[in-house]
RNA sequence: UGGGUCGGCAAGACGGUCGCGUUAUCCCCUCGGGGAUACCGAGGAACGUCCGGGCUCCACAGAGCAGGGCGGUGGGUAAUUCCCACCCGGGGCAACCCGCGAGAAAGUGCAACAGAAAGCAGACCGCCACCUGGUUUCGACCAGGCGGUAAGGGUGAAACGGUGGUGUAAGAGACCACCAGCGGCCCGCGUGAUCGGGUCGGCUAGGUAAACCUCGCCCGGAGCAAGGUCGAACAGGAAGCGUUACGGGCGGCUCGUCCAGUUUCCGGGUAGACCGCUAGAGGUGUGCGGCAACGUACAUCGUAGAUAGAUGGCCGUCGAUGACACGUUUUCGGAUGUGUCGGGACAGAACCCGGCGUAAUAGCCGGCCCAUUCA
Numbered sequence: 001u002g003g004g005u006c007g008g009c010a011a012g013a014c015g016g017u018c019g020c021g022u023u024a025u026c027c028c029c030u031c032g033g034g035g036a037u038a039c040c041g042a043g044g045a046a047c048g049u050c051c052g053g054g055c056u057c058c059a060c061a062g063a064g065c066a067g068g069g070c071g072g073u074g075g076g077u078a079a080u081u082c083c084c085a086c087c088c089g090g091g092g093c094a095a096c097c098c099g100c101g102a103g104a105a106a107g108u109g110c111a112a113c114a115g116a117a118a119g120c121a122g123a124c125c126g127c128c129a130c131c132u133g134g135u136u137u138c139g140a141c142c143a144g145g146c147g148g149u150a151a152g153g154g155u156g157a158a159a160c161g162g163u164g165g166u167g168u169a170a171g172a173g174a175c176c177a178c179c180a181g182c183g184g185c186c187c188g189c190g191u192g193a194u195c196g197g198g199u200c201g202g203c204u205a206g207g208u209a210a211a212c213c214u215c216g217c218c219c220g221g222a223g224c225a226a227g228g229u230c231g232a233a234c235a236g237g238a239a240g241c242g243u244u245a246c247g248g249g250c251g252g253c254u255c256g257u258c259c260a261g262u263u264u265c266c267g268g269g270u271a272g273a274c275c276g277c278u279a280g281a282g283g284u285g286u287g288c289g290g291c292a293a294c295g296u297a298c299a300u301c302g303u304a305g306a307u308a309g310a311u312g313g314c315c316g317u318c319g320a321u322g323a324c325a326c327g328u329u330u331u332c333g334g335a336u337g338u339g340u341c342g343g344g345a346c347a348g349a350a351c352c353c354g355g356c357g358u359a360a361u362a363g364c365c366g367g368c369c370c371a372u373u374c375a
Stems, first nucleotide, its partner, number of pairs: 001371009010361001012318007020041002023038006043346001047357002050355005055223004067219005072086005087101001088099004102214002107212002109208002124153002126149003130145006161179006180204001182201007227275004236266006247259004282301008322341008
């Protein structure tokens, strides 16, 4: 210098102006509200709502079935399917990255194309023995039949251990040596997954469980529209009264009845208001413990809480890096001055946290690895 890999930071600054929301103070007021001033007012993902918890209400003797989730080992945590470290497997020259990583020698199922044959496999070509016929230079060759053979060829992602030898008509773990791999037992390091070594065995065992299934572990439901406190008005309905003094209709009177009126209840614990509601497993720094995740002690910091949902618009100045133009200089790689342009995305709280995933950016910084050049 180039390429790669891992991680971190930031998410424009200041001022003016108009506007919005909470709170506090003051003023006005028709008591419902209105106005003025001041403070404060979104994120790294506030998002998706995929996991895990806190909190709230409901349910709950105990056990089992069903259903769902998880799956190397050890640790962290309030908890997790998250995080850290390690193991194993895979990729990369390396830094480093990836793995829904129990069981396929319990059972069932599934597998395109090619190929003769694909799951206790298989005879297409080839190789070999025997029989029959033909030819013959008597060595054999050709054709057919009946068998043997998984060494060789060919197909395939995969053809039922590899190499060498013995053996055989040709062959074959049929047998032997070594190697690979599997299972049992023993020894050693390690908390453990696992790793290393020894010995015995049968000679060899395909894939797939984000297919059924088997094994082990875990799991009650609903969610702040949870839940709690206070609590109307109107319509309409039901019941009582409806006169010893006062209402109207039922032809004058009485009773009775209907209505007006009035009381209570229903409507409805509804509408609405308030609480829950923001100080919490909180942030930052330092020390200590730990490889780390994290824990712990001390110090220090501090106002979003709307409810159909406020946190925005415009203007000015500045702004790292960048692009272009014109100069200066040069060891021709660059360095430097001036001017112009440009100067950002994804997105937005709604009870609160911890994760994961997804979206997206003008940029900046650092560790490590590889290659190359120079000293």